[in-house]
RNA sequence: GGGCCUGUAGCUCAGUUGGCUAGAGCGUUCGGUUCACAUCCGAAAGGUCGGAGGUUCAAGUCCUCCCAGGCCCA
Numbered sequence: 001g002g003g004c005c006u007g008u009a010g011c012u013c014a015g016u017u018g019g020c021u022a023g024a025g026c027g028u029u030c031g032g033u034u035c036a037c038a039u040c041c042g043a044a045a046g047g048u049c050g051g052a053g054g055u056u057c058a059a060g061u062c063c064u065c066c067c068a069g070g071c072c073c074a
Base pairs, nucleotide, nucleotide: 001073002072003071004070005069006068007067010026011025012024013023019057028044029043030042031041032040050066051065052064053063054062
């Protein structure tokens, strides 16, 4: 230098052919239960969907460029 893959909550990930409001598990906080802790039950907070631009009535999803990480080729 070229090619491919990945980037979504603190962590691990899902998200269908573009369609109503962005979700799960773990973790955190609060409450219940307990003498207390753990377990269990309930609730809440937490996201500019890596960044910018474009297409579209509508983008996490499609297109372009850039950034970061991984693999391969030279």
Molecule: transfer RNA
Organism: bacterium